The RNA shown here (transfer RNA) has 72 nucleotides and comes from a Candidatus Nanoarchaeia archaeon. Rfam family: tRNA. Rfam classes the family as a transfer RNA. The coordinates come from a structure-prediction model, not an experiment, and the mean pLDDT is 84. The RNAcentral record of the sequence draws on ENA.
[in-house]
RNA sequence: GGGCUGGUAGUGUAAUGGCAACACAUCCGCUUCGCAUGCGGGAGAGUCCGGGUUCAACUCCCGGCCAGUCCA
Numbered sequence: 001g002g003g004c005u006g007g008u009a010g011u012g013u014a015a016u017g018g019c020a021a022c023a024c025a026u027c028c029g030c031u032u033c034g035c036a037u038g039c040g041g042g043a044g045a046g047u048c049c050g051g052g053u054u055c056a057a058c059u060c061c062c063g064g065c066c067a068g069u070c071c072a
Base pairs, nucleotide, nucleotide: 001071002070003069004068005067006066007065010024011023012022013021018055026042027041028040029039030038048064049063050062051061052060
């Protein structure tokens, strides 16, 4: 320098055109003498950045940035 993959709650991953879901973590309640476990519930991200297409974009297109991997 080039090819490919990826960037989404604190963390790890879904969602592949129709207003973002699950698990862990965190908070509250129940259970316990107390803790842990278990059960129920709550809060928490508008999706790396900037444009474009579309009635509508995490999703499609273009240009950047970052990470991983391969080639040189």